[in-house]
RNA sequence: CGAGCCGGACGGGCGGCCGCGUCGGGCUCUGGCCCGCCGAGGAAAGUCCGGACUCCACAGGGCAGGGUGGUGGGUAACACCCACCCGGGGUGACCCGCGGGAUAGUGCCACAGAGAACAAACCGCCGUCGCGGCCUCGGCCACGGCGGUAAGGGUGAAACGGUGGUGUAAGAGACCACCAGCGCAUCGGGUGACCGGUGCGGCUCGGUAAACCCCACCCGGAGCAAGACCAGACAGGCGACGUUCGAGGGCGGCCCGCCCGAGUCGCCGGGUAGGUUGCCACUGUCGUCCGCCUACGGGCGGGCGCGAGGAGAAUGUCGGCAACGGCAUUCCGAGAGGGAUGGCCGCCGCCCGCGCGGGUGACCGUGCGGGGCACAGGAUCCGGCUUAUAGUCCGGCUCGUCCC
RNA sequence: UCCCGCGUAGCUCAAUCGGCAGAGCGUCCGGCUGUUAACCGGCAGGUUACUGGUUCGAGUCCAGUCGCGGGAG
Numbered sequence: 001c002g003a004g005c006c007g008g009a010c011g012g013g014c015g016g017c018c019g020c021g022u023c024g025g026g027c028u029c030u031g032g033c034c035c036g037c038c039g040a041g042g043a044a045a046g047u048c049c050g051g052a053c054u055c056c057a058c059a060g061g062g063c064a065g066g067g068u069g070g071u072g073g074g075u076a077a078c079a080c081c082c083a084c085c086c087g088g089g090g091u092g093a094c095c096c097g098c099g100g101g102a103u104a105g106u107g108c109c110a111c112a113g114a115g116a117a118c119a120a121a122c123c124g125c126c127g128u129c130g131c132g133g134c135c136u137c138g139g140c141c142a143c144g145g146c147g148g149u150a151a152g153g154g155u156g157a158a159a160c161g162g163u164g165g166u167g168u169a170a171g172a173g174a175c176c177a178c179c180a181g182c183g184c185a186u187c188g189g190g191u192g193a194c195c196g197g198u199g200c201g202g203c204u205c206g207g208u209a210a211a212c213c214c215c216a217c218c219c220g221g222a223g224c225a226a227g228a229c230c231a232g233a234c235a236g237g238c239g240a241c242g243u244u245c246g247a248g249g250g251c252g253g254c255c256c257g258c259c260c261g262a263g264u265c266g267c268c269g270g271g272u273a274g275g276u277u278g279c280c281a282c283u284g285u286c287g288u289c290c291g292c293c294u295a296c297g298g299g300c301g302g303g304c305g306c307g308a309g310g311a312g313a314a315u316g317u318c319g320g321c322a323a324c325g326g327c328a329u330u331c332c333g334a335g336a337g338g339g340a341u342g343g344c345c346g347c348c349g350c351c352c353g354c355g356c357g358g359g360u361g362a363c364c365g366u367g368c369g370g371g372g373c374a375c376a377g378g379a380u381c382c383g384g385c386u387u388a389u390a391g392u393c394c395g396g397c398u399c400g401u402c403c404c
Numbered sequence: 405u406c407c408c409g410c411g412u413a414g415c416u417c418a419a420u421c422g423g424c425a426g427a428g429c430g431u432c433c434g435g436c437u438g439u440u441a442a443c444c445g446g447c448a449g450g451u452u453a454c455u456g457g458u459u460c461g462a463g464u465c466c467a468g469u470c471g472c473g474g475g476a477g
Base pairs, nucleotide, nucleotide: 001400002399003398004397005396006395007394008393009392010391012348013347014346015345016344017343018342020039021038023036024035025034026033027032041375045386046385048384049383050382051381052380053223054222055221056220060256061255062254063253065219066218067217068216069215070084071083072082073081074080085099086097087096088095089094100214101213105212106211107208108207109206122153123152124149125148126147127146128145129144130143132141133140134139161179162178163177164176165175166174180204181203182201183200184199185198186197187196188195189194227277228276229275230274236268237267238266239265240264241263248260249259250258284306286305287304288303289302290301291300292299293298310332312331313330314329315328316327317326318325319324349373350372351371352369353368354367355366356365357364358363405476406475407474408473409472410471411470414429415428416427417426423460432446433445434444435443453469454468455467456466457465
């Protein structure tokens, strides 16, 4: 210098003008107006997992159903993260893996091919019988029948280990040596997945579980429109079942079991469709003192003390390979009514295009144009994953070429 | 907030337990007719919404994305 790999950060800045929303304060003709603070993201998204929280039994048992799937660790938990193992890819940095079981059982394997899972004789090779031909009378060749044979050809994604030898009519793990795999036993290392060695057994047993299934482990259900409180409106009628022989409900797959239980359900008719809270890290039905108000119950404001404090963030440090955890310091200001963050102008920055100058080149400097500056926006809250994202910056590493 | 279903030729739909992607209508070409329609014959037309994976092989199975439709309180 070229080509790459991995990780992290940012994702326009400043000023002016005009707007939008909550909250606090003030004014007011109660329609609003003025001032001040604050006001989206790395993914707020998809809603794919896991939790917190709330209600239903204190979350119970079984079946069904769903999920996860190498090992060890982290975590509140996870399908997430870290480290390692195994397999695959890459020259390498590194990347990818839904990575338990096919010797529990069942199913499936199209087309081609003779044969596709208890393997199989199409060509070939060999034996034998029959018949025919040649002939140097020993045999050779062709056709047909019966049989042997998985070494060779051919088909296929896949054809039942590979190489060499013995053997045989021809052949074959039929037998032998070596190699590869599998199983069993055993030794060593490792927490473990697993790795390495030795011996034995000819054992050679196809693939598919993102097919059914089996094994191990996990999962109760519903969701902030959960739930709690307050205010307000209304009109009942008919029918069915039931009050210890108990309807119905919690219970939204079924059964059991537990609990509640005097009303419940259906149809017709009538009414309402409001507020507060939950709610955003935490901040009280606490104690005490002072001031003000009082309908004498208490309320409001301020000071002090105690309490309550997040799976919060950043930085430092210690432990750990790491994920992460302990400690210390600092910082935490959307929280809604179906939902507010925007627009214009100027300067700067970055990208693009064009021109000029320099340089072998990558590129650098300068001027002009004014073209462009992504993906996208909270709604109960967190931890992850996945997906979208113009462009910029930083760190580490690999390969190639050249120079010292 | 939560939960389902669908996407195949221009249109409407098929494709059994994963095995050569098809049918009807339409377009186009030819015939019939004086002409058109109807009728007859023939051809073309597909990224099975997209991306990746499992498998020998994917419209079908799995994961993610996009779009459309529907439902619950």
This is a predicted complex of two RNAs, RNase P RNA and transfer RNA, with 477 nucleotides together. Rfam match: Bacterial RNase P class A. By type it is a ribozyme.